Predicted 3D model of a 121-nucleotide RNA (SAM riboswitch aptamer (S box leader)) from Aeromicrobium sp. Taxonomically the source falls in Aeromicrobium (Bacteria, Bacillati, Actinomycetota, Actinomycetes). It was read from a public genome assembly, where an Rfam model found it. Its Rfam family is "SAM riboswitch aptamer (S box leader)". Gene Ontology term of the family: regulation of gene expression. Of the family's consensus pairs, 97% are formed in the model.
[in-house]
RNA sequence: UGCUCAUCCAGAGGGGCAGAGGGACACGGCCCGACGAAGCCCCAGCAACCAGCGCACCGCCCGACCGGCGGACCGCCAGGUGCUAAAUCCGUCCCGGCCGAGCGGCCGGGAGAGAUGACCA
Numbered sequence: 001u002g003c004u005c006a007u008c009c010a011g012a013g014g015g016g017c018a019g020a021g022g023g024a025c026a027c028g029g030c031c032c033g034a035c036g037a038a039g040c041c042c043c044a045g046c047a048a049c050c051a052g053c054g055c056a057c058c059g060c061c062c063g064a065c066c067g068g069c070g071g072a073c074c075g076c077c078a079g080g081u082g083c084u085a086a087a088u089c090c091g092u093c094c095c096g097g098c099c100g101a102g103c104g105g106c107c108g109g110g111a112g113a114g115a116u117g118a119c120c121a
Base pairs, nucleotide, nucleotide: 001121002120004118005117006116007115008114013043014042015041016040017039021032022031023030026092027091028090029089044084045083046082049080050079052076053075054074057071058070059069060068061067088113093110094109095108096107097106098105099104
């Protein structure tokens, strides 16, 4: 970097350096920011994808017991990641419903894009 799969309305901030931007990209909104943005460092926290551990259930091995292997659910833990304004801040494309004279608005579903993890290449 790419493929596939899962998740994305929950949760969790202080300090130091820095000094004007930031919320992925484009556009439109709406926000955050000199009461200090991005970025870097330290500490703290959240969550539980992976790992680890347990497991009275299931399958397999074994003539049987013991035992072993694999697996589901669940639990524990917090080692590897990740994350710590707002739903992935909201909309954009498609479908359906409702409202509206119309521009359009609201609600629901989906797609696309993105983020994070895991496996593989």